[in-house]
Molecule: Bacterial RNase P class A
Organism: Desulfobacterales bacterium
RNA sequence: CAAAGGAGACUAGGCAGUCGCUGGCCUUUUUAAGGCCGGAGGAAAGUCCGAACACCACAGGGCAGGGUGCUCCGUAACGCGGAGUCGUGGCAACGCGAAGGAAAGUGCAACAGAGAGCAGACCGCCAUUGCAGGGAAGCCCGCAAUGGUAAGGGUGAAACGGUGCGGUAAGAGCGCACCAGUUCUCCGGGCGACCGGGGAAGCUAGGUAAACCCCACCUGGUGCAAGACCAAAUAGGGGAGCAUUUCCGGCGGCCCGUCGGUGCUCCCGGGUAGGUCGCUAGAGGGCAGCAGGCAACUGCGGCUCCCAGAUGAAUGGCUGCCGCCCGCCCUGCGGGCAACCGCAGACGGGAACAGAAUUCGGCUUACGGGCUCCUUUGACCC
Numbered sequence: 001c002a003a004a005g006g007a008g009a010c011u012a013g014g015c016a017g018u019c020g021c022u023g024g025c026c027u028u029u030u031u032a033a034g035g036c037c038g039g040a041g042g043a044a045a046g047u048c049c050g051a052a053c054a055c056c057a058c059a060g061g062g063c064a065g066g067g068u069g070c071u072c073c074g075u076a077a078c079g080c081g082g083a084g085u086c087g088u089g090g091c092a093a094c095g096c097g098a099a100g101g102a103a104a105g106u107g108c109a110a111c112a113g114a115g116a117g118c119a120g121a122c123c124g125c126c127a128u129u130g131c132a133g134g135g136a137a138g139c140c141c142g143c144a145a146u147g148g149u150a151a152g153g154g155u156g157a158a159a160c161g162g163u164g165c166g167g168u169a170a171g172a173g174c175g176c177a178c179c180a181g182u183u184c185u186c187c188g189g190g191c192g193a194c195c196g197g198g199g200a201a202g203c204u205a206g207g208u209a210a211a212c213c214c215c216a217c218c219u220g221g222u223g224c225a226a227g228a229c230c231a232a233a234u235a236g237g238g239g240a241g242c243a244u245u246u247c248c249g250g251c252g253g254c255c256c257g258u259c260g261g262u263g264c265u266c267c268c269g270g271g272u273a274g275g276u277c278g279c280u281a282g283a284g285g286g287c288a289g290c291a292g293g294c295a296a297c298u299g300c301g302g303c304u305c306c307c308a309g310a311u312g313a314a315u316g317g318c319u320g321c322c323g324c325c326c327g328c329c330c331u332g333c334g335g336g337c338a339a340c341c342g343c344a345g346a347c348g349g350g351a352a353c354a355g356a357a358u359u360c361g362g363c364u365u366a367c368g369g370g371c372u373c374c375u376u377u378g379a380c381c382c
Base pairs, nucleotide, nucleotide: 001378002377003376004375005374006373007372008371010369011368013322014321015320016319017318018317019316021039022038023037024036025035026034027033028032041353045364046363048362049361050360051359052358053223054222055221056220060256061255062254063253065219066218067217068216069215070084071083072082073081074080085099086097087096088095089094100214101213105212106211107208108207122153123152124149125148126147127146128145129144130143131142133140134139161179162178163177164176165175166174180204181203182201183200184199185198186197187196188195189194227277228276229275230274237268238267239266240265241264242263243262247261248260249259250258251257284305285304286303287302289300290299291298292297324350325349326348327347330345331344332343333342334341335340
């Protein structure tokens, strides 16, 4: 100097004036006026997870269904976060993983190929018998049948371990040596996933579970349009059907269990759609400290703050200045032989994605602008 990897915080606005909207508090001549303090986001988006809270009268057990899926830790919890292990991509820093089980079972895999997981004989190799030719004979070449074989060749992405030696009629883990895998066992390290090492057994069992399935763990439902209260009004309206303790109904589906006693279904007709609460003081924010921990995070104690609560849905418009970002030219200063670089000023321009609606912890997606720190690789100089 270049390329790359990882992490963090910031900005996305501030001040003033003027007009307008709105929450809270105070005052007054009280339904209005005045004053003071406040008034959208890092994602408010998605509605993908988890919870708080509310109701299903009370309180359960099981099955099904659903979710997660290496280990340990964190957390209110999670499918999230941290640290690791294994695998994989990369020279590396690092990134990614839908990461339990294929010897419980079922299924799936085009074409080619004899055969694709209880496999398999196309070309071959060998033996026996028969036929035919050559030869003095051993034997050579050819055809057929029967039997053996899967080492050689071929097909394929992949062919039932690999290399070598022995053995055999020819071969084959058939035997042996080494290697790989599998199972069992022992030693060492680690909380563990696992890692390293030794031994035995010729045991050799492909892929796929982001297929069904098996295993381990977790799991009621519905959701602020939850729900609570007040007021008002009507018609405590009418009809049909089913069932009636051997029944019906509630508890998401089913069973058990438990509770209740009239319930359920359909049709016609009538009233109301208002107000208050829920609604923002919290698993809360900021600052600094001690202790534990690699970290995520936890504990202790201290100071400080209240930071939107709308309800057809407020949080805005205009002007000026400042801040942030970009830029050719211009001016000044500094470095430099120069090209050019840095800082400041002036001038001009720009600012993305996008708006709360019960709240919080995450994840995912969209997105303008620069800044800081650490690390890896390469080139050059000293």